[in-house]
């Protein structure tokens, strides 16, 4: 980081399939990426099963049921930094 050269990756969207969910994996598809290759370190976002609560309702009770708040043990690298590897060699 070339109006270059060989190539790569695949956004939204449809179909499977996996998960509570976010999301991920296959095939289709290209909106774009000079690392849009790979790694949860650090920011920062998504989701809320489980687990805490808050009232309501039902019950004799231990509970139970939708409904609301708070959580990340999940998740996102195509949101940044960060580490780490790699193709060409114009300027």
């Nucleotide at each position: 980081g070339a109006c270059a050269a060989a190539g790569g990756c695949a956004a939204a969207c449809c179909c499977g399939c996996u998960g509570a969910a976010a999301a991920g994996c296959g095939g289709g598809g290209a909106c774009g990426c000079a690392a849009a290759g790979c790694c949860a370190c650090g920011a920062g976002g998504c989701u809320a099963c489980a687990g805490c609560u808050g009232a309501c309702g039902c019950g004799a009770a231990u509970g139970c049921g939708g409904c609301g708040g708070c959580c990340a043990g999940g998740c996102c690298g195509g949101u940044c930094g960060g580490g780490u590897u790699a193709c060409c060699g114009a300027a």
The RNA shown here (c-di-GMP-I riboswitch aptamer) has 91 nucleotides and comes from a soil metagenome.